This is a predicted structure of an 87-nucleotide RNA (c-di-GMP-I riboswitch aptamer) from Firmicutes bacterium UBA2296.
Taxonomically the source falls in Bacillota (Bacteria, Bacillati).
Rfam family: c-di-GMP-I riboswitch aptamer. Rfam describes the family as follows. GEMM was predicted in a large-scale screen for bacterial structured RNA regulatory elements.

[in-house]
């Protein structure tokens, strides 16, 4: 350097769930809390996947229904960067 990842080492993030706040919603921010994580560190304007569906578009006399991401997820995949150093 590239790969690899241990009951090492030195640290780290924190699912579900609660409280609050923002959102139409999916989800986010803070404070708790730990189920995990070797990238659970960045990227959603390379890419693909997933969830929502305000607004708009189509139906419908309505109630409704249907369609679409410009809106979310990197703790799916992927793609860039990193700490350590036993096999």
């Nucleotide at each position: 350097c590239a790969g690899c990842g241990a009951c090492a080492a030195u640290g780290g993030c924190a699912a579900a769930c609660c409280a609050u706040c923002g959102g139409a919603a999916a989800c986010g921010g803070u404070g708790g809390g730990a189920c995990g994580c070797a990238a659970a560190g960045c990227u959603a304007a390379a890419g693909g996947g997933c969830c929502u569906g305000a607004a708009c578009c189509c139906c419908g006399c309505a109630g409704g229904g249907g369609g679409c991401a410009c809106g979310g997820c990197a703790g799916c995949c992927a793609g860039c960067u990193a700490c350590c150093g036993a096999a």
The prediction has a mean pLDDT of 88. It was read from a public genome assembly, where an Rfam model found it.